A computed fold for a 373-nucleotide RNA from a Mariprofundaceae bacterium, annotated as Bacterial RNase P class A. Taxonomically the source falls in Mariprofundaceae (Bacteria, Pseudomonadati, Pseudomonadota, Candidatius Mariprofundia). Rfam family: Bacterial RNase P class A. About the family: Ribonuclease P (RNase P) is a ubiquitous endoribonuclease, found in archaea, bacteria and eukarya as well as chloroplasts and mitochondria. The model forms 95% of the base pairs in the Rfam consensus. The gene name in the source record is rnpB.
């Protein structure tokens, strides 16, 4: 040089003018304006997929049902996250990428193929018989066997590689290698390994099929909750009034209930508004423990709370790209000049994570090839 694999960090600076949102002084009002200060979005604020504080409801304890998690060991408020081993697979490597159980049961394995689950003769080997080409020998047909070595289907075809053996083959015999099985062996917390011993090998595949162990999970969800409290409508209680209406008692009246009525009080609740609301498993920066996630100690620091939802635009001027032009050139590039273009996206209670997007830039460790010394 060039190919590549694993992490981080950035995600345009300044300055000017005009706007916007909260918090804080001051002025000023009838709401409310104004001035001045000082603060205002991301590395994923996103998808809302787990996981936790928090809030309400509910709960003696089990325990069904549904849900989800899975190698081990640790980290932590918890996790499906992370670290750190185990074991399989991919890669020449750095490194990637996957994890209970299929010899308890049940169900499925499309096409293609002769067979796909108590496996299976299609082609082809081989052996007999028969008939033919020709006298044999050889070679064709047909018909019964043998055979899983070859071919040929398929994601999968019932261990692999020699050897020997046999008509031909076959774990049929040996060797090595892989598989099962057992072991009060040995290391290691454990996953495992690694040693011995046995056994020709039998158990294909799927569990993001249903199941089976283990272990975890009450529900809902900041539109949670909690407080304040209009008008209008109804509801409860007392108190006026028996003036007037309707209904009951009664044949009719009076009269008694009762009910519409006025006055006050009380409660729920609606617009509405205040809280929950941002000081926090907080972020820095040192140091200690641990391999590592993390954890502990000190120090100073405070960093958006909007709700019809602020956080922006223009301008200059420089920093990155990208295209053209000019010069110069040791052809690597290097000065100058014009134009253009700024990626994903945008807090809505709050953390940890996953997952996805993302114009560009820039760091750090490491691997493979080549070339020089």
């Nucleotide at each position: 040089g060039g190919a590549g694999u694993g992490g981080c960090u950035c995600g345009g600076a300044u300055g000017a003018u005009c706007g916007c949102g909260a918090c804080a002084g001051g002025c000023u009002u009838g709401a409310u304006g104004c001035c001045u200060g000082c603060c205002g979005a991301g590395g994923a604020a996103a998808g809302u997929c787990c996981g936790g504080g928090c809030u309400g409801c509910a709960c003696a304890g089990g325990g069904c049902a549904g849900g989800g998690u899975g190698c081990c060991g640790g980290a932590u408020a918890a996790c499906g996250u992370c670290c750190g081993g185990c074991g399989g697979g991919g890669g020449c490597g750095a490194c990637c990428c996957c994890g209970g159980g299929a010899a308890a049961g049940u169900g499925c394995c499309a096409c293609a193929g002769a067979a796909a689950g108590c496996a299976g003769a299609c082609c082809g080997c081989c052996g007999c018989a028969g008939a033919g080409g020709u006298u044999u020998a050889c070679u064709c047909c047909u018909g019964c066997g043998g055979u899983a070595a070859g071919g040929g289907u398929g994601a999968a075809a019932g261990g692999g590689u020699g050897c020997g053996g046999u008509a031909a083959g076959a774990g049929c015999g040996c060797a090595c290698c892989g598989c099962c099985c057992c072991g009060u062996c040995u290391g290691g917390u454990a996953a495992c390994a690694g040693c011995g011993g046995g056994g020709g090998c039998a158990c294909g595949g799927u569990a993001a099929a249903c199941c089976c162990c283990a272990c975890c999970c009450g529900c809902a969800g900041c539109a949670a909750g909690g407080c304040c409290a209009a008008a209008u409508a109804g509801g409860g209680a007392a108190g006026c009034g028996u003036c007037a209406g309707g209904c009951g008692u009664g044949g009719c009246c009076c009269g008694c209930g009762u009910u519409u009525g006025c006055u006050u009080c009380c409660g729920g609740g609606u617009a509405g508004g205040c809280u929950g609301c941002u000081c926090g498993a907080g972020a820095c920066u040192g140091c200690c423990a641990g391999u590592a996630a993390u954890g502990g100690c000190a120090g100073g620091c405070c960093u958006a709370g909007a709700u019809g939802a602020a956080u922006g635009a223009u301008c200059a001027u420089c920093a990155c790209c990208u295209u053209c032009c000019c010069u110069g050139u040791u052809c690597g590039c290097a000065g100058g000049g014009a134009a253009g273009u700024g990626a994903c996206a945008g807090a809505a209670c709050c953390c940890g994570g996953c997952u996805u997007a993302c114009a560009g830039a820039g760091c750090c460790a490491c691997u493979c090839c080549g070339c020089u010394u």